[in-house]
RNA sequence: UUCAGAUAAAGCCAAACUCACCGCAAGGUGGGGACGGAAAACCACGGAGCUUUUAAGCGAGCCGGGUUACCUGA
Repeated sequence: UUCAGAUAAAGCCAAACUCACCGCAAGGUGGGGACGGAAAACCACGGAGCUUUUAAGCGAGCCGGGUUACCUGA
C1' cells in the first nucleotide's frame, strides 16, 4: 500500500422510546436509552423517499458513488 474479517482483544457509534430546546414541517441539538452497525465517520454527486412558506429543505442508520480511518490476518 492492497485485500479480507469482526469469532479474538482494546475500543467506537447509537434505532425505537423519553425529557428539554430549535424548526412551518420533514427533521435537528443535548441528556437518558440500546434495535442494530465493520465504516451506523464525512460529502446531497445520482436515484428512491419525506416535508413545505412551491421554492426551498430533510435525510449519509434507504440504495449507489466519492473521501478518510482504528484493530487483526494475509